[in-house]
This is a predicted structure of a 350-nucleotide part of an RNA (small-subunit ribosomal RNA, central domain) from a Bacteroidota bacterium. Its Rfam family is "Bacterial small subunit ribosomal RNA". Rfam links the family to the GO terms structural constituent of ribosome and ribosome. It was read from a public genome assembly.
Context: one part of a larger RNA
RNA sequence: UUGGGCGUAAAGCGCGUGUAGGCGUGCUAAUAAGUUGAAUGUUUAAACUACAGGCUUAACCUGUAGUCUGCGUUCAAAACUGUUAGCAUUGAGUACUAAAGGGGAGAACGGAAUUCUCGGUGUAGCGGUGGAAUGUGUAGAUAUCGAGAAGAACAUCAAUGGCGAAGGCAGUUCUCUGGUUAGUUACUGACGCUGAUAUGCGAAAGCGUGGGUAUCAAACAGGAUUAGAUACCCUGGUAGUCCACGCUGUAAACGUUGUAUACUAGGUGUUAGAGGUUGCAACGCCUUUAGUACCCAAGCUAACGCAUUAAGUAUACCGCCUGGGGAGUAUGCUCGCAAGAGUUAAACUC
Numbered sequence: 001u002u003g004g005g006c007g008u009a010a011a012g013c014g015c016g017u018g019u020a021g022g023c024g025u026g027c028u029a030a031u032a033a034g035u036u037g038a039a040u041g042u043u044u045a046a047a048c049u050a051c052a053g054g055c056u057u058a059a060c061c062u063g064u065a066g067u068c069u070g071c072g073u074u075c076a077a078a079a080c081u082g083u084u085a086g087c088a089u090u091g092a093g094u095a096c097u098a099a100a101g102g103g104g105a106g107a108a109c110g111g112a113a114u115u116c117u118c119g120g121u122g123u124a125g126c127g128g129u130g131g132a133a134u135g136u137g138u139a140g141a142u143a144u145c146g147a148g149a150a151g152a153a154c155a156u157c158a159a160u161g162g163c164g165a166a167g168g169c170a171g172u173u174c175u176c177u178g179g180u181u182a183g184u185u186a187c188u189g190a191c192g193c194u195g196a197u198a199u200g201c202g203a204a205a206g207c208g209u210g211g212g213u214a215u216c217a218a219a220c221a222g223g224a225u226u227a228g229a230u231a232c233c234c235u236g237g238u239a240g241u242c243c244a245c246g247c248u249g250u251a252a253a254c255g256u257u258g259u260a261u262a263c264u265a266g267g268u269g270u271u272a273g274a275g276g277u278u279g280c281a282a283c284g285c286c287u288u289u290a291g292u293a294c295c296c297a298a299g300c301u302a303a304c305g306c307a308u309u310a311a312g313u314a315u316a317c318c319g320c321c322u323g324g325g326g327a328g329u330a331u332g333c334u335c336g337c338a339a340g341a342g343u344u345a346a347a348c349u350c
Base pairs, nucleotide, nucleotide: 004321005320006319007304008303012318014201015200016199017198021194022193023192025088026087027086028085029084030083031082033081034080035077036076037075038074039073040072041071042070048066049065050064051063052062053061054060091191092188093187094186096183097182098181099180103177104176105175106174107173108172109171110154114150115149116148117147118146119145120144121143125136126135162169163168206247207246208245209244210243211242216240220236221235222234223233258317259316260315261314262313263312266295267294268293269292270291271290272289273288274287275286276285277284299306300305323350324349325348332343333342334341335340
């Protein structure tokens, strides 16, 4: 390479947008690049095969023909692919009428709780644990009432629920803004799918500058526990946690399941619609889209399980895997302020 694979055995890039490339709906006509057929030329020699001949035979040698594959030229065919022209509407998109939503950005506001400050009441404890102690309190704590300040997070509603490409998103209101779904037909007329390189987004932690700092809390200190205890438990507590701007670019970034399209029994919920039906009234019933869950048939699977949201049946394109360790390491290169990230071996060994 061929072949085989990627839910859990090695293997789906964290997720989009999208360049090149690959692949691509129906009909008509033309063309003849690919494709197919024929003819012809070429395809060194030897070897090989067939036949014939020469050494007494054979091996060996000679001749003729054939085989082989590629290429050139000419003629022909026109189904398929390509190209060109024209048409079409089912793929894709636009418009219109509705619908739902924690989708995103900014601003303003709200009430509980926490801590602190001040004041009142009040007196000896409080706190903490398995039990204690450190700690805190007669300089009046804890508790309770009133007032004030600050920062952070938004109980109930809440869900197998909703939205988003993923990360993720939840108090209320306003402004700006992205996407999705249903229905109706009107319009455009293949405008599509995938996507190397590239580019954008990307939890937490971390980094830079400047703010902020209520809570919680790496590090650190103390108290316990213990043989020890650089821990688990307790009392404190700094970075950080929050905001703005910039960087970092990684996660069990998981559905451990790439994206798109089509097809293939059912049943039960639920979310957002549309249509029909009964009725005064229904989310009552029936049909049908788009999501989201559970159960199961065929089929698949090593099994577990998956099963119209496929891991079934197929197609297109991309990514990735090839025994364990060495090692996601070394070296080189690229990126980064750094931490580090990306790319990524071999010796050796079992």

The organism belongs to Bacteroidota, within Bacteria.